Transfer RNA from a Candidatus Competibacteraceae bacterium, 74 nucleotides, folded computationally. The sequence is in RNAcentral, with records from ENA. It matches the Rfam family "tRNA". Rfam classes the family as a transfer RNA.
RNA sequence: GUGCUCAUAGCUCAAUAGGAUAGAGCAGUUGUUUUCUAAACAGCAGGUUGCAAGUUCGAAUCUUGCUGGGCGCG
Numbered sequence: 001g002u003g004c005u006c007a008u009a010g011c012u013c014a015a016u017a018g019g020a021u022a023g024a025g026c027a028g029u030u031g032u033u034u035u036c037u038a039a040a041c042a043g044c045a046g047g048u049u050g051c052a053a054g055u056u057c058g059a060a061u062c063u064u065g066c067u068g069g070g071c072g073c074g
Base pairs, nucleotide, nucleotide: 001073002072003071004070005069006068007067010026011025012024013023019057028044029043030042031041032040050066051065052064053063054062
């Protein structure tokens, strides 16, 4: 220099060939229960889907560029 691949909540991951309020588990937090803690149960909060553009009525999903991780080629 170049090819492939990955990037979604604090962490680990879903999202069925674009379809309409982005979810789950763990962690966090509130409540119930308990003498207290843990456990259990019921809630709540947490995301500009790496960044910037484009296509589309509609983008986490498609296209382009960039950034970072991984694996190759030279």